[in-house]
RNA sequence: GCGGGAGUAGUUCAGUUGGUAGAACACCUCCUUGCCAAGGAGAAGGUCGCCGGUUCGAGCCCGGUCUCCCGCU
Numbered sequence: 001g002c003g004g005g006a007g008u009a010g011u012u013c014a015g016u017u018g019g020u021a022g023a024a025c026a027c028c029u030c031c032u033u034g035c036c037a038a039g040g041a042g043a044a045g046g047u048c049g050c051c052g053g054u055u056c057g058a059g060c061c062c063g064g065u066c067u068c069c070c071g072c073u
Stems, first nucleotide, its partner, number of pairs: 001072007010025004019056001028042004049065005
């Protein structure tokens, strides 16, 4: 330098043919218990790596760019 893969909640990951973003664990509150653990209920938490484009509408499509991993030269 070239090709491929990954980037979404604090963490690990879904989100498949464009329709307004979820799960588990963790954190917080409450219930159960004499207390803890375990169990149950609820709440909070995201401008989807960044910038632009297409579209009525983009996590998803297109271009550029950054970081990490793999391969080639």
RNAcentral holds the sequence, with entries from ENA. Predicted 3D model of a 73-nucleotide RNA (transfer RNA) from a Candidatus Margulisiibacteriota bacterium. The same sequence occurs in records of 4 taxa. Its mean pLDDT, the model's own confidence on a scale to 100, is 82. It matches the Rfam family "tRNA". By type it is a transfer RNA. NCBI's taxonomy places the organism under Bacteria, Bacillati, Candidatus Margulisiibacteriota.